[in-house]
Molecule: c-di-GMP-I riboswitch aptamer
Organism: Peribacillus butanolivorans
RNA sequence: CCCUGACAAAGGCAAGCUCAGCGAAAGAUGAGGGCGCAAAGGCACAGGCCUAAGUUUGCCUAAUGCUAAGAUGGCUGGUCUGCCUGA
Numbered sequence: 001c002c003c004u005g006a007c008a009a010a011g012g013c014a015a016g017c018u019c020a021g022c023g024a025a026a027g028a029u030g031a032g033g034g035c036g037c038a039a040a041g042g043c044a045c046a047g048g049c050c051u052a053a054g055u056u057u058g059c060c061u062a063a064u065g066c067u068a069a070g071a072u073g074g075c076u077g078g079u080c081u082g083c084c085u086g087a
Base pairs, nucleotide, nucleotide: 005084012037013036017032018031019030020029022027035074041080042079043078045077046076047075048072050070054066055065057063
């Protein structure tokens, strides 16, 4: 230095849920809180999943189809970077 990831060390992040405001929604953000994570650090290029503002049909307080320039990195792949390093 590379690989690897242990009943190692120092740490890190933070699910559900609650509150606040943002958003049409999915959802993200902040605070609390910990399910877990060796990249659960970054990136939406590819696939998957989620939502459907909009729009079509139809309809009277009711549905219906389509659609991502939205969202998801804690879905997968890929890519970039990072702490320590026993066997």